[in-house]
């Protein structure tokens, strides 16, 4: 300089093909169990889905632009 993958809750990932309520493990608060812990069971917090346009009645998802990892080529 080319090209190509990824970017989504603190943490690792699915959703993208086919737009239509943003969800899973751990992980964290509370609360039972227990003499306490741990394990287990219930219940809850937590997300401008990298970033800025665009198309659409609606965009995490389709389109373009930039930016960050990371990969290949020169």
């Nucleotide at each position: 300089c080319g090209g190509g993958a990824c970017g989504u809750g603190g943490c690792g990932c699915a959703g993208c093909u086919u737009g239509g309520u943003a969800g899973c493990g751990c992980g964290c608060a509370u609360c039972g169990u227990u003499c306490g812990g741990g394990a287990c069971g219930a219940u809850g917090a937590g997300g401008u889905c990298g970033u800025g346009g665009g198309u659409u009645c609606a965009a995490a998802u389709c389109c373009c632009g930039c930016c960050g990892u990371c990969c290949c080529g020169a």
Molecule: transfer RNA
Organism: Acidimicrobiia bacterium